Context: one part of a larger RNA
RNA sequence: GCGAGGGAGUAUUUCUUUGUGGCAAGGCUUAAAUGAUUCAAUCAUUGUGCCGAAGGGAAACCGAUUUUCCGCAGAUCUUACGAUUCAGGGAAGUGGUGUUAACUGCGCCAUUAGUCACAGGGAGAUAACCCGAAACCAGAUGAUAAAUUCCUGAGCAGGAUGAAGGCAGCCGACUGGUUGCUGGAGGUCCGUAGCGGUUCUAGUCUAACUGUUCGUGUGACUUGGGAAUAGUACUGAGAGAGUAAUCUAAUCUGGUGCUAGCGGGUUCCUAUCGAAAAAUCCCUAAGGAUUGCCUGGCUGGAGAUAGAUAAUAUGGUAGAGAUACUGAUUAGAAAGUAUCGAAAAGAAAUUUUUGGCUUUCUUGUCAAACUCCGAAUGUAUUAUCGUCAUUGAAGGUCGGAGUCGGGGGGGGCGGGUAAGCUGCUUCUCCUAAAGGGGAAAAACCCAGACUAUGAUUAAGGUCCUUAAGUGUUGGCUAAGUGUUAACUGGAAAGGAGUGUUUAUCCUAAGACAAUUGGGAGGUUGGCUUAGAAGCAGCCACCCUUUAAAGAGUGCGUAAUAGCUCACCAAUCUAGGAUAGAUGCCCUGAAAAUUAACGGGGCUAAGCUGACCACCGAUAUCAUAGAGCACAUACUAAUGUGAUCUGAUAGAUAGGUGCUUUGGUAGAGCAGAAGAUGGGGCGUAAGUUCCAUUGGAUCUUCCAAAGAUAUGGAUCCUCGC
Numbered sequence: 001g002c003g004a005g006g007g008a009g010u011a012u013u014u015c016u017u018u019g020u021g022g023c024a025a026g027g028c029u030u031a032a033a034u035g036a037u038u039c040a041a042u043c044a045u046u047g048u049g050c051c052g053a054a055g056g057g058a059a060a061c062c063g064a065u066u067u068u069c070c071g072c073a074g075a076u077c078u079u080a081c082g083a084u085u086c087a088g089g090g091a092a093g094u095g096g097u098g099u100u101a102a103c104u105g106c107g108c109c110a111u112u113a114g115u116c117a118c119a120g121g122g123a124g125a126u127a128a129c130c131c132g133a134a135a136c137c138a139g140a141u142g143a144u145a146a147a148u149u150c151c152u153g154a155g156c157a158g159g160a161u162g163a164a165g166g167c168a169g170c171c172g173a174c175u176g177g178u179u180g181c182u183g184g185a186g187g188u189c190c191g192u193a194g195c196g197g198u199u200c201u202a203g204u205c206u207a208a209c210u211g212u213u214c215g216u217g218u219g220a221c222u223u224g225g226g227a228a229u230a231g232u233a234c235u236g237a238g239a240g241a242g243u244a245a246u247c248u249a250a251u252c253u254g255g256u257g258c259u260a261g262c263g264g265g266u267u268c269c270u271a272u273c274g275a276a277a278a279a280u281c282c283c284u285a286a287g288g289a290u291u292g293c294c295u296g297g298c299u300g301g302a303g304a305u306a307g308a309u310a311a312u313a314u315g316g317u318a319g320a321g322a323u324a325c326u327g328a329u330u331a332g333a334a335a336g337u338a339u340c341g342a343a344a345a346g347a348a349a350u351u352u353u354u355g356g357c358u359u360u361c362u363u364g365u366c367a368a369a370c371u372c373c374g375a376a377u378g379u380a381u382u383a384u385c386g387u388c389a390u391u392g393a394a395g396g397u398c399g400g401a402g403u404c405g406g407g408g409g410g411g412g413c414g415g416g417u418a419a420g421c422u423g424c425u426u427c428u429c430c431u432a433a434a435g436g437g438g439a440a441a442a443a444c445c446c447a448g449a450c451u452a453u454g455a456u457u458a459a460g461g462u463c464c465u466u467a468a469g470u471g472u473u474g475g476c477u478a479a480g481u482g483u484u485a486a487c488u489g490g491a492a493a494g495g496a497g498u499g500u501u502u503a504u505c506c507u508a509a510g511a512c513a514a515u516u517g518g519g520a521g522g523u524u525g526g527c528u529u530a531g532a533a534g535c536a537g538c539c540a541c542c543c544u545u546u547a548a549a550g551a552g553u554g555c556g557u558a559a560u561a562g563c564u565c566a567c568c569a570a571u572c573u574a575g576g577a578u579a580g581a582u583g584c585c586c587u588g589a590a591a592a593u594u595a596a597c598g599g600g601g602c603u604a605a606g607c608u609g610a611c612c613a614c615c616g617a618u619a620u621c622a623u624a625g626a627g628c629a630c631a632u633a634c635u636a637a638u639g640u641g642a643u644c645u646g647a648u649a650g651a652u653a654g655g656u657g658c659u660u661u662g663g664u665a666g667a668g669c670a671g672a673a674g675a676u677g678g679g680g681c682g683u684a685a686g687u688u689c690c691a692u693u694g695g696a697u698c699u700u701c702c703a704a705a706g707a708u709a710u711g712g713a714u715c716c717u718c719g720c
Stems, first nucleotide, its partner, number of pairs: 001720006011126013026051003033045005055062002065093001067092004074085004094110006129265004136255006147229009156219001158190003161186001165182007194216003200211001231247001233243003268655006278291005292403002294400006303388003307385008319373001320371002326367003331362007340355006406430010435446003450625007460615003463600003469612001471611006482602002493587003497584010514571005520544003525539003550565001554563002626645002628641005656709001658706006665699003674693008
């Protein structure tokens, strides 16, 4: 890994609710007892007790509607509309009691249904759907391994070094000194055995090792045997080390099925409806409770209100505004300021200039916590239409939940440089939604899938890949720009690229461009300056001759000079100049595969208008069928459904299979169950038939009971 088998909401008790049944203002008959029969058990008798029939009050204590109105079903009447009565239902009144000195009050209660059994849903307590801790506590068992200690033994080749002391010689007054020999010390040196385990290597042989190299190797050495000390304890030259492959608290057994708001798993089918990821509180944030949202029943008995329109209200956002306030804020003018300053002049009084501040005026701007103003959307009420409702609305009530991590997109906002970021709000989708499109794809576009078949369309497409146009027509683009709805980038700034358009001006009395020629004189204007001659700078910017020519547009010189422009004429010839708006395009433009059209490729098969056709979905339509709902008195049959049919958590309803037992009816060696293969039926779980195999049990129908359905749990056991 595969196969087979096993494998998870159970039991008791209490409460609650629903259904069915018995009895009913009562119901039940437990324990104990008696009697009958035949053990079990059943039947009969007795009946303490429990629940109910009255409540209020802490208690003392006191102690309740045969009231009125509305009105559904039903009944009666009516040709009909409708009328009368009206159980249940609704409203009001009244009453009981507590409170109080007393309530016009306030709280609770008021005349009716309970109780027992069985079955279903739910809750509490118990192992409580199954599996899973680390731990905690108690009592025992361990020191044959490793720790330390004690007792008793054993071991350490060989070599090196040569302490103290001793002896002798010499020296010395003495203690003594010195030389030689001797001696054999040492947690001494090299190195076997032994003990260890530094480096490299091999690679699981082996649940810790091989080879190599290295450390120590007379000592705080190594080692045999025997003994002592242990579980909040021992031992420890101390590493939280060791205490039998177990140690920041051993092992075994028990408490024990500990507990787990955490993780994993939880077994057949179909039908109807179908959520939430929010609010509040919580030693609360991975959880829980109440509400909200879902579902089923009962009740109720006629309205309801998701949409549209209108009317009437409501409001202070978007926008806008500024002598309408608060605050911010540009530039200036005038007035004021002996007690806001500064400077200058003057002997001083004082004067002048200037800054600040206040007021007024002019001018230019702002605000989430400004508003003289002020929409749209919104909200409330009413009316009309629409839709839903006697196939039972609104409302009420009871049973059962799940949900409390949400996420994306569009609109409006807060935080942040920003984010596939974060916090709100509103709509929507995903979650729990399949199908078609977007190359691929949770939430973008189309569209909400009962089944089958056929047709028509949506979004999106129609050169090939690839179903459908190499469609028609008018423009634009030359950049492979582009061929991307968004998700999935292209800015500011530039462009005599090119198209469209607006305004003003020049132009056959010749524009614009080009070429040729002129571009002068007073004058080198005055000042300044070393110089300043059109051209460093300051002031002024006139006159004359002219077709025209600035006291000069730029370059240039030390200053002149020189070149050039404005301006004028000629030649030439038909449009030209400036400014603005706008479409497409270009530059700006740097990243790791060609790699940012899905690809081929395309000059349209690109962009932008207009038009026609076609393709294209589970949408829509048609036909047939199923379920569901409803009607006809019924489960059969028929009819109706424009307004029924996706679905996670979850609620509700019906059904299938397995085992055992009872009843019932049967099958089987002339072949049961099971297995393998095939056919039929049923929406499905399933069921049935045939053949082969198999070799002894099995089944219909009606019930009851359950250790009742497996693919999962790193599930358990066995086999391969």

The part of an RNA shown here (large-subunit ribosomal RNA, domain II) has 720 nucleotides and comes from an activated sludge metagenome. It matches the Rfam family "Bacterial large subunit ribosomal RNA". Clan: LSU clan. The RNAcentral record of the full RNA draws on SILVA.